[in-house]
RNA sequence: CUGGAUGGCUAGAUGGUCGCUGCUGGCAUACCAGGAGAGGAAAGUCCGGGCUUCGCAGAGCAAAGCGGUCGGUAACGCCGACCAACCGUGAGGUUAGGGAAAGUGCAACAGAAAGCAGACCGCCGAACGGUCGGCAACGUCGACGCGUGGUAAGGGUGAAACGGUGAGGCAAGAGCUCACCAGCAUUCAAGGUGACUUGAGUGGCUUGGCAAACCCCGCUUGAAGCAAGAUCAAACAGAGGGAAAUACCUAUUCUUCUGAGUAGGUAUGCGAUUUUGCUCGAAUCGCCAUACUCUCGGGUAGAUCGCUGGAGGCCACGAGCAAUCGUGGUCCUAGAUAAAUGACCAUCAGCUUCGGACUGGGGCAAGUCUUCAGGUUCGAAGUAGACAGAACCCGGCUUAUCGGCUGUCCAGCCUU
Numbered sequence: 001c002u003g004g005a006u007g008g009c010u011a012g013a014u015g016g017u018c019g020c021u022g023c024u025g026g027c028a029u030a031c032c033a034g035g036a037g038a039g040g041a042a043a044g045u046c047c048g049g050g051c052u053u054c055g056c057a058g059a060g061c062a063a064a065g066c067g068g069u070c071g072g073u074a075a076c077g078c079c080g081a082c083c084a085a086c087c088g089u090g091a092g093g094u095u096a097g098g099g100a101a102a103g104u105g106c107a108a109c110a111g112a113a114a115g116c117a118g119a120c121c122g123c124c125g126a127a128c129g130g131u132c133g134g135c136a137a138c139g140u141c142g143a144c145g146c147g148u149g150g151u152a153a154g155g156g157u158g159a160a161a162c163g164g165u166g167a168g169g170c171a172a173g174a175g176c177u178c179a180c181c182a183g184c185a186u187u188c189a190a191g192g193u194g195a196c197u198u199g200a201g202u203g204g205c206u207u208g209g210c211a212a213a214c215c216c217c218g219c220u221u222g223a224a225g226c227a228a229g230a231u232c233a234a235a236c237a238g239a240g241g242g243a244a245a246u247a248c249c250u251a252u253u254c255u256u257c258u259g260a261g262u263a264g265g266u267a268u269g270c271g272a273u274u275u276u277g278c279u280c281g282a283a284u285c286g287c288c289a290u291a292c293u294c295u296c297g298g299g300u301a302g303a304u305c306g307c308u309g310g311a312g313g314c315c316a317c318g319a320g321c322a323a324u325c326g327u328g329g330u331c332c333u334a335g336a337u338a339a340a341u342g343a344c345c346a347u348c349a350g351c352u353u354c355g356g357a358c359u360g361g362g363g364c365a366a367g368u369c370u371u372c373a374g375g376u377u378c379g380a381a382g383u384a385g386a387c388a389g390a391a392c393c394c395g396g397c398u399u400a401u402c403g404g405c406u407g408u409c410c411a412g413c414c415u416u
Stems, first nucleotide, its partner, number of pairs: 001412010012348007020037002023034004039387001043398002046396005051225004058280004063221005068082005083097001084095004098216002103214002105210002120155002122151003127148003130144006163181006182206001184203008229305004238296005245268010269287006312331008350383008358374006
């Protein structure tokens, strides 16, 4: 100097005029003064909570989510560090990272055969037969892969063919055996909180892929949601339907004299309700109905709170590799409700373009010529452009994006 990797910050400031909203103060809805007023993602509604309501929010099943280890956090599917596998020369990056010998299932074509499979071309005269030939003649020798049979080393197909190389062995072959490797299982030692790493042994000789397929294993999960909910105000004609009662006790009335009715209580049973679904449990209410529920239908619906002081921001110090935590100090930074937070002007900062000076490097025909750069400076012109607008709040993730500033690291080239 060029190319690349990975982070952080910012999203103008001041003043004036006019306009809008809220807070504080002044007698104050109108007026005056003072202070404040939309983002890094406010977005997506994808996660996690705070908060509110459901009397308790129980047990089991279903369902959903997560899946290396250890930390962080209120919590998480988030963040940090580390381990493993893969990609990259490297800085770095990616991973839906437990289990395929529990079971089921899927994989086109080619191929004999694609999960315990398989013989297309082949190889084999050891075994049992056969054919041919020879001889010392019913036995023996040789040839032939013809039949039964043995075989999976060689070749072929394929992305992939049930470990690799070499030797022995065999009729021919095969981990059949052995040596050295790879893989798997396992033992010991060292290091590490751990996942795991390194080293030294032993062994069966060897058991593809897909679980982001069903499934198995481990861990976690009550539901709904600010249109939650609380208070005040207003209004509240109605019609129809739903099921099972029984026994005992007490009191009282009547009475045909031990029966009937009424009120209350207890037990069993039935029905309904209780904020994911089902079952069980528990509680409450009712048992001919003032409870609960279903269908049709009428009326009312305004205001206040919730609503912003927080798992809060900033600064300093300390602990930690980091995420983050602790201590001390300091600050209060929108609360609208059909939805406010705006418009104009000026100056400055930043940025872009143009021109000049200075400095430095290069070139040459060696001149105050030419070219490049910016750690400097002067002048002129232009300019807040993109993505985009709070609605109970907070921590994350994801997506969109103009301009600017900046840290660390890697590779290549040149010079010293």
Bacterial RNase P class A from a Planctomycetales bacterium, 416 nucleotides, folded computationally. Of the family's consensus pairs, 93% are formed in the model. The organism belongs to Planctomycetales, within Bacteria. It was read from a public genome assembly, where an Rfam model found it.